[in-house]
């Protein structure tokens, strides 16, 4: 330089046009003599960035940027 695949909640993933989720993990509360487990609840998200389609994007499409394996030099 060429290709492919990723990039969404602190983390590890879902979601592939119509309300952004899951587990874990913090916080609050129950229960316990205490703590864990366990149950109920709550916070947290500019969906990598910039632009274009579209009545509407996290999701098409176009650049660019980071990380990974592949070609070639």
């Nucleotide at each position: 330089g060429g290709g492919u695949g990723a990039g969404u909640a602190g983390c590890u993933c879902a979601g592939g046009g119509g309300u952004a989720g899951a587990g874990c993990g913090u916080c609050u509360g129950c229960a316990u003599c205490a703590c864990a487990a366990g149950c109920a609840g709550a916070a947290g998200g500019u969906c990598g960035c910039a632009g274009g389609u579209u009545c509407a994007a996290g999701u098409c499409c176009u650049g660019c940027c980071u990380c990974a394996c592949c070609c070639a030099c």